């Protein structure tokens, strides 16, 4: 210098004027008996890294629920740690990719049982089509070396062996299992008179762990009118065209739901700074700070300076994650290649 890898951080700033929501103050104006309300004025404050998708995990609220077991259903799935918790995060293992920095993995068990494996192929877990060998030769038996089919054909290569062959035997290799050593563990390394076993669990199933339901339009309170049910009164009157029967209009109680208002509502697993522990996720201690709370829903506009100010997008009970969208700028770290010293 070029090409890459992984991460952090910002998401315009400053000034002037005008405007809007919430808070506090108010000796001004209006209303009111007052409490106070409205308007004005002053001060201070006012969206995000994803506020989004609503996919996981919690807080909070209401409903349900003696306790235990079985069955059924759902979710998760190497190992160790972190966390309030998680399907999240960190570290690590195994497998795969890359020259490398580094990246990817729905990564338990088919060697418990059952099922399935299209087409092709003789045969798909058991088989003899061609071939080879033998015999009592139109047939029968042996044989998985070779051919052919397939994603997969009885662990692979070589030698011995045999009628021909075959883990039948041996050597090496591969896998499994047992043992030993190391490790916190997944696992790694070594070893054996051991075993040789197709694939598939996003097939049934098995193993381990976890799991009540609904959600702030939850829920609580205030006051309002209507509805349903019950009790009492049915004396008089009114209405249902007239008459009879019956019903409604009355008072009290209960129940469910509704429009409105208030609370829930923002001090919280909070934020920032420093120190300490830890590879890290994260944790501990000390100090400082208060940082939207609307309900038809505020956070905007104009101008100036800054090269440019342009992306995705906008709170609605609150947190921790994941996923998705995103212009541009900045900060260090690492790898490979070339050149120069």
């Nucleotide at each position: 210098u070029g090409a890459g890898c992984a991460g952090g951080c910002c998401a315009g700033a400053c000034g002037a004027c005008c405007g809007c929501g919430g808070g506090c103050a108010u000796a001004a104006g209006g209303c009111g008996a007052a409490a106070g309300c409205c308007u004005g004025u002053g001060c201070g404050u006012g969206a995000g890294g994803a506020a989004a998708g609503u996919c996981c995990g919690g807080g909070c609220u209401c409903c349900g629920c003696a306790g235990g077991g079985c069955a059924g259903g759902a979710a998760u799935a190497a190992c160790g740690g972190g966390u309030a918790a998680c399907g999240c995060c960190c570290g690590c293992c195994a497998g795969g990719g890359g020259u490398g920095a580094c990246c990817c993995u729905c990564g338990g068990a088919c060697a418990a049982g059952u099922g399935c494996a299209a087409c092709a192929g003789a045969a798909a877990u058991a088989u003899a089509c061609c071939g080879c060998c033998g015999u009592u030769u139109u047939a029968c038996g042996g044989u998985a070396a070779g051919g052919g089919u397939g994603g997969a054909a009885a662990a692979g290569u070589g030698a011995g062996g045999u009628a021909a062959g075959a883990g039948c035997u041996c050597a090496c290799u591969c896998g499994c299992u047992g043992c030993a050593u190391g490790g916190a563990g997944a696992c790694a390394u070594g070893u054996a008179u051991g075993c040789g076993c197709u694939g598939u669990a996003a097939a049934c199933u098995c193993u381990a762990u976890u799991c009540g339901g609904a959600g702030c339009a939850a829920c609580a309170c205030c006051g309002c009118g209507g509805g349903a049910g019950g009790a009492c009164a049915u004396g008089a009157g009114a209405c249902c065209g007239g008459c009879c029967c019956g019903g409604u209009c009355g008072u009290c109680c209960u129940c469910a739901g509704g429009a409105g208002g208030u609370g829930g509502c923002u001090u919280g697993a909070a934020u920032c700074u420093g120190c300490c522990g830890g590879c890290a996720a994260c944790g501990g201690c000390a100090g400082a700070u208060c940082u939207a709370g609307a309900u038809a829903g505020a956070u905007g506009g104009u101008c100036g300076u800054u090269u440019a100010a342009u992306a995705c997008a906008g709170a609605a009970c609150c947190c921790g994650g994941c996923u998705u969208a995103c212009a541009g700028a900045c900060c260090g770290g690492c790898u490979c290649a070339g050149c120069a010293u």
A computed fold for a 341-nucleotide RNA from Candidatus Limivicinus sp., annotated as Bacterial RNase P class A. The coordinates come from a structure-prediction model, not an experiment, and the mean pLDDT is 75. It is recorded under the gene name rnpB. Taxonomically the source falls in Candidatus Limivicinus (Bacteria, Bacillati, Bacillota, Eubacteriales). Rfam family: Bacterial RNase P class A. Rfam classes the family as a ribozyme.